[in-house]
RNA sequence: CACGUUAUUUAGCAAACCCGUCGAAAGGCGGGGACGCAAAGCCUCCGGUCUAAGGGUCUAUGGGACCUACUGAUAGCGGGGUUGCCGGC
Repeated sequence: CACGUUAUUUAGCAAACCCGUCGAAAGGCGGGGACGCAAAGCCUCCGGUCUAAGGGUCUAUGGGACCUACUGAUAGCGGGGUUGCCGGC
């Protein structure tokens, strides 16, 4: 240099469920475990959804019902911001 063949890597995260633990709850954290995820890395700024201790209303005064997240949760519900890995140009 030519021909042929092979190939997208190395890895990562971790649903449900179970055990322990924190929380009023939603849910979080740790361990096990994998449903899946090219951002299922990180961040509540916007919307959605969930919970309702506290607050409000009702009353049959009952461990009751309803409303409420400006204070809770969900980043694996979207949008947005931001930072990475691989390959090509």